[in-house]
RNA sequence: GCUCCCAUCGUCUAGGGGUUAGGACAGCGCCCUCUCACGGCGCAGACAGGGGUUCGAAUCCCCUUGGGAGUA
Numbered sequence: 001g002c003u004c005c006c007a008u009c010g011u012c013u014a015g016g017g018g019u020u021a022g023g024a025c026a027g028c029g030c031c032c033u034c035u036c037a038c039g040g041c042g043c044a045g046a047c048a049g050g051g052g053u054u055c056g057a058a059u060c061c062c063c064u065u066g067g068g069a070g071u072a
Stems, first nucleotide, its partner, number of pairs: 001071007010025004018055001027043005048064005
């Protein structure tokens, strides 16, 4: 250089055209406890960037960025 794969809360991940974008851990608050831990309830928190297709895009297409694999 060429080909392919991946990018979603702080972390790990689900979601493969119409969802309130879900879960686990972590964080915060309340309950429980003499206190801590455990446990219960709740809160906050995310679609890498740009463009296109579509009535509608995290999802499909293109480019860019970053990461990975293969190949000479």